[in-house]
RNA sequence: AGCCGAAUCUCGCCCCAACAGGUGGGGCGAGAGCGGGGGAACCAAGUUUCUGGGGCGAAUCCACCGUGGUUGAGGUGGGAGCGCAGGCUCCUUUAGCGCCAGCCCGACAGCUAACCCCGUAGGCCGACGAAGGAGAA
Repeated sequence: AGCCGAAUCUCGCCCCAACAGGUGGGGCGAGAGCGGGGGAACCAAGUUUCUGGGGCGAAUCCACCGUGGUUGAGGUGGGAGCGCAGGCUCCUUUAGCGCCAGCCCGACAGCUAACCCCGUAGGCCGACGAAGGAGAA
C1' cells in the first nucleotide's frame, strides 16, 4: 500500500498517558450501518421421526489406495464451490496460484408479514497475467 471476513462508523461515561498546541490507548454502554437466526397466512411437504434433526461458513459430492482388531486413522485424484493481482469500482471470459476448514444448537425450527433474538471477531501480507464491456473521478 493492501487481502480474507458481516465484523465498520458515531456518541456518552470512566480509567491511563501526554499536555504550549495537537491528541492517543483501554473498559463499559447506546445508536447507525452491515451480517445472521427464530417467527403467520398463502405456498410447499404430505411422510418422517437413532440411520436423530438443524444452524454459521466457499468449505461439499464422487472414485481409488489404505492402518489397527478389516469397523476405515490417513493419503491421492476428480467434479461442484470460494478467493487473489496495471493499484478507482463493478460485470463477463481466459491463463496462473491458493482454499475446499472449523465451530454451534440440544430433541427442536420448510417458506414466512408483523414481531422477537444474536454478532459486529479473528487471521494474513510482496503476490503485481491477458481480453472485452459499463460507470465514477
The RNA shown here (c-di-AMP riboswitch aptamer (ydaO/yuaA leader)) has 137 nucleotides and comes from a soil metagenome. Its mean pLDDT, the model's own confidence on a scale to 100, is 78.